[in-house]
RNA sequence: AUAACGAAAAGGCAAACCUAUCCGAAAGGUAGGGGCGCAAAGCCACGGGUCUAAAACAGGUUAGUGCUGUUAUGAUAGCCGGGUUGCCGAA
Numbered sequence: 001a002u003a004a005c006g007a008a009a010a011g012g013c014a015a016a017c018c019u020a021u022c023c024g025a026a027a028g029g030u031a032g033g034g035g036c037g038c039a040a041a042g043c044c045a046c047g048g049g050u051c052u053a054a055a056a057c058a059g060g061u062u063a064g065u066g067c068u069g070u071u072a073u074g075a076u077a078g079c080c081g082g083g084u085u086g087c088c089g090a091a
Stems, first nucleotide, its partner, number of pairs: 005089002012038002017033004022029002036078001042084003046081003049076003056070004
């Protein structure tokens, strides 16, 4: 120095929830508060999973602008795997 590993220390991130004349059809995201937790809970939708269903299609129904189903091009990195970058240095 590197890899593995994760005691300590310095720090970091930020769940649920609340707020918003916020964005979005929604899932969800953004900002502030908050702190469940996290050694990558930094970043990336490549694979799998999960969530949503605007548009589209089908059914059915009515004269309705409403119902049901399929479906990602949407979302989720704090679901898993993978890629990539990184702080510290006890056993």